[in-house]
RNA sequence: GUCCAGGUAGCUCAGGGGUAGAGCAAUUGGCUGAAAAUCAAUGUGUCAGUGGUUCAAAUCCACUUCUGGACA
Numbered sequence: 001g002u003c004c005a006g007g008u009a010g011c012u013c014a015g016g017g018g019u020a021g022a023g024c025a026a027u028u029g030g031c032u033g034a035a036a037a038u039c040a041a042u043g044u045g046u047c048a049g050u051g052g053u054u055c056a057a058a059u060c061c062a063c064u065u066c067u068g069g070a071c072a
Stems, first nucleotide, its partner, number of pairs: 001071007010024004018055001026042005048064005
């Protein structure tokens, strides 16, 4: 330099045009003499950035940036 995959909640990841989700973690409450375990409730997010397409974009397109990989 060219190509491929990826960037979504504190962490690990789903979702591939029509209200942003799960598990774990966290917080509050129940239970306990007190804890652990367990039960109930709670999502805190400019979906990497800019522009474009669209009635509508996390999702499609272009460019930029970061991470990993292949070739040279």